[in-house]
Molecule: TPP riboswitch aptamer (THI element)
Organism: Chitinasiproducens palmae
C1' cells in the first nucleotide's frame, strides 16, 4: 500500500525420478517385472503429499546450458518466457505486497 485470508464443506490439477542387490521372465549382452536398500526431496502409487488465478504444485521449451555427483531436474540459469486446475461459507482475525529494522 491493496486485499478478505485462516478455518471450514464439496469440487478440481499435479509429479512419481537416479541408483545398488536378489528373484522370475524376455531376448542378446541388455531390457522389464517384482521385493528389499540407498540418494534428493512436502511427496518417488503414497490416497499419501502439494497446488488451485496473490497459480515456480506441475507441463512445454528440454535429448537444451553451466555446475556437482555413483548417478539423477541434484543445484543455479532458462523465468518480469508460454502454459497450468474453484466454488460456498466464513470472519477484521488475517492473507499478499514493498520499505526498514533485528
Nucleotide at each position: 500500500g491493496c486485499u478478505c485470508a485462516a478455518g471450514c464443506g464439496c469440487a478440481g490439477g499435479g509429479g512419481u525420478c537416479c541408483u545398488g542387490c536378489a528373484a522370475c521372465g524376455a531376448u542378446a549382452c541388455u531390457c522389464g517385472u517384482u521385493g528389499c536398500g540407498g540418494g534428493u526431496g512436502a511427496g518417488a502409487a503414497a490416497u499419501a503429499c502439494c497446488c488451485u488465478u496473490u497459480g515456480a504444485a506441475c507441463c512445454u521449451g528440454a535429448u537444451c546450458c553451466g555446475g556437482a555427483u555413483a548417478a539423477u531436474g541434484c543445484c543455479g540459469g532458462c523465468g518480469a518466457a508460454g502454459g497450468a486446475a474453484g466454488c460456498g461459507u466464513g470472519u477484521c482475525g488475517g492473507a499478499c505486497c514493498c520499505a526498514g529494522g533485528c